[in-house]
RNA sequence: CGCGCGCUCCGGGGCAGGUGAGAUUCCUGACCGGCGGUGACAGUCCGCGACCCGCUCGUAGCCAGCCAGCGGUGGACCCGGUGGAACUCCGGGACCGACGGUGAAAGUCCGGAGGAGAGGUAG
Numbered sequence: 001c002g003c004g005c006g007c008u009c010c011g012g013g014g015c016a017g018g019u020g021a022g023a024u025u026c027c028u029g030a031c032c033g034g035c036g037g038u039g040a041c042a043g044u045c046c047g048c049g050a051c052c053c054g055c056u057c058g059u060a061g062c063c064a065g066c067c068a069g070c071g072g073u074g075g076a077c078c079c080g081g082u083g084g085a086a087c088u089c090c091g092g093g094a095c096c097g098a099c100g101g102u103g104a105a106a107g108u109c110c111g112g113a114g115g116a117g118a119g120g121u122a123g
Base pairs, nucleotide, nucleotide: 005123008120009119015029016028017027018026030108031107032097033096034048035047036046037045043095044094052072053071054070055069056068058066059065077093078092079091080090081089099111100110101109
């Protein structure tokens, strides 16, 4: 350094006011940011994962479901400054956020999930 093994760890955030019969879902202000990488610290760069969809193998009498593999889908940034180097830092102004549920539309509530998985630490 590579491969393998079992263990273990591994997601944050809704509060105040307004309207209303009803909203932590709307409006005003607020708050949050998984993992690896990158000449220098990243929600917005490159890539991975979660969610969702499809196909194949296996399991099953069939279906559903489940296991494994593969594929698809998959949000959002600029300006100025410093510097050898920053779309990552500093200053300023922006933007984005799966699915199902709900007295009313959800990144922040409830649920699948005491799950899964990227991955981390040590052995």

A computed fold for a 123-nucleotide RNA from a Frankiaceae bacterium, annotated as FMN riboswitch aptamer (RFN element). Its mean pLDDT, the model's own confidence on a scale to 100, is 80.